The prediction has a mean pLDDT of 90.
Predicted 3D model of a 350-nucleotide part of an RNA (small-subunit ribosomal RNA, central domain) from a Candidatus Omnitrophota bacterium.
Context: one part of a larger RNA
RNA sequence: CUGGGUGUAAAGGGCAAGCAGGCGGCCCUGUAAGUCGGGUGUGAAAUCCCACGGCUCAACCGUGGAACUGCGCUCGAAACUGCAAGGCUUGAGGACAAGAGAGGCGAACGGAAUUCCCGGUGUAAGGGUGAAAUCUGUAGAGAUCGGGAGGAACACCAGUGGCGAAGGCGGUUCGCUGGCUUGUCCCUGACGCUGAGAGGCGAAAGCUAGGGGAGCAAACAGGAUUAGAUACCCUGGUAGUCCUAGCUGUAAACGAUGGACACUAGGUGUUGGCUGGCAUCUGCCGGUCAGUGCCGUAGGUAACCCGCUAAGUGUCCCACCUGGGGAGUACGGCCGCAAGGUUGAAACUC
Numbered sequence: 001c002u003g004g005g006u007g008u009a010a011a012g013g014g015c016a017a018g019c020a021g022g023c024g025g026c027c028c029u030g031u032a033a034g035u036c037g038g039g040u041g042u043g044a045a046a047u048c049c050c051a052c053g054g055c056u057c058a059a060c061c062g063u064g065g066a067a068c069u070g071c072g073c074u075c076g077a078a079a080c081u082g083c084a085a086g087g088c089u090u091g092a093g094g095a096c097a098a099g100a101g102a103g104g105c106g107a108a109c110g111g112a113a114u115u116c117c118c119g120g121u122g123u124a125a126g127g128g129u130g131a132a133a134u135c136u137g138u139a140g141a142g143a144u145c146g147g148g149a150g151g152a153a154c155a156c157c158a159g160u161g162g163c164g165a166a167g168g169c170g171g172u173u174c175g176c177u178g179g180c181u182u183g184u185c186c187c188u189g190a191c192g193c194u195g196a197g198a199g200g201c202g203a204a205a206g207c208u209a210g211g212g213g214a215g216c217a218a219a220c221a222g223g224a225u226u227a228g229a230u231a232c233c234c235u236g237g238u239a240g241u242c243c244u245a246g247c248u249g250u251a252a253a254c255g256a257u258g259g260a261c262a263c264u265a266g267g268u269g270u271u272g273g274c275u276g277g278c279a280u281c282u283g284c285c286g287g288u289c290a291g292u293g294c295c296g297u298a299g300g301u302a303a304c305c306c307g308c309u310a311a312g313u314g315u316c317c318c319a320c321c322u323g324g325g326g327a328g329u330a331c332g333g334c335c336g337c338a339a340g341g342u343u344g345a346a347a348c349u350c
Base pairs, nucleotide, nucleotide: 003322004321005320006319007304008303012318014201015200021194022193023192025088026087027086029084030083031082033081034080035077036076037075038074039073040072041071042070049065050064051063052062053061054060091191092188093187094186095184096183097182098181099180103177104176105175106174107173108172109171110154115149116148117147118146119145120144121143125136126135162169163168206247207246208245209244210243211242215241216240220236221235222234223233258317259316260315261314262313263312266295267294268293269292270291271290272289273288274287275286276285277284278283299306300305323350324349325348332343333342334341335340
């Protein structure tokens, strides 16, 4: 390399849009590059293979044949691929009409709660635990009532509910904005699929600068526990958590399952459309499209399980794997302010 694989054994890139590339619907005509056939030239000799022969045999050698699976030229074929021209509508996109949604960004607003501050009432406890103590409180705490400040998060609704490519998204209103679904079948006419590299997005933590800081809380301090206790429990508490601008680029970034298309029993729940019948008050019974769950047929699978949301049957493209440790380490390159990331060995060893 050919292979065989990638849910859990090694292996799907965190995610999408997309340049190059690879692949690509139906019909007709042409062409003849690929493809196929005929002819011809060439494909040195030796070697290999076959037959016969020479050394007593063999190795070795000689003669003849075959072969040299290739390439050039030429004549032809036209199904398939390519190329050129024309056409089509089912793939794809658009138009029009409807629909659902925590999709994104910005601004404004709201109530509950925690904490703190001020004032009233009021007196000796409060807090915390397995039990305690550190801690708070007679300088009046905790409790309770009224007023105020500030930050963060949005109870119920809430649902194997919804939306998003993934990360993710949940109070209300307004503005801007992306995607999706259904119906009509009106328009374009293959405009498609995938996608190395490059660029973009990307939880949390972390970093830079400036703000903010209620609660929570790494580090840290104290109290306990214990043989010890650099922990688990308790009292405190700083970064951080929040905002703005930038960086980082990782994750059990998981469905541990790449994307697209087609085909292959059913049953049952649920979300959003369209539609037929009955009822017409909510509704009931079907059909159909898109999503999301459970069970299950054939089939698959080492088994577990998967099973029209495939891990079944096929086609196309990308990524990745190839015994364990050493090691996601070293070295080098690239990126980063750093932390580190990315690419990624070997000796040795079993």